[in-house]
RNA sequence: GGGGUAUUAGCUCAGUGGGAGAGCGCUUGAUUCACAUUCAAGAGGUCACUGGUUCGAAACCAGUAUGCCCCA
Numbered sequence: 001g002g003g004g005u006a007u008u009a010g011c012u013c014a015g016u017g018g019g020a021g022a023g024c025g026c027u028u029g030a031u032u033c034a035c036a037u038u039c040a041a042g043a044g045g046u047c048a049c050u051g052g053u054u055c056g057a058a059a060c061c062a063g064u065a066u067g068c069c070c071c072a
Stems, first nucleotide, its partner, number of pairs: 001071007010024004018055001026042005048064005
C1' cells in the first nucleotide's frame, strides 16, 4: 500500500427495512441475626462518526475512525 472482517447497555453478544433487546453486572425492596442464595421491581443507549438511498435506516450504499486477520 491492497483485500477481508468487526464496531449495538458497564462486560459478552442477539437483532437482514417499521417495537432497540438478552445473559451477566449495577441499584432498590422482600427473604436472613448478618452475608450468600432466591424472588420482585428498576436504572442504564449519539446502534462508532459523516453523508446518501427510502414514506421509513441499528440493518442498504459511499466515505472516515478504531480493533483484528490475510496478501505484498
Molecule: transfer RNA
Organism: Megamonas sp. UBA1796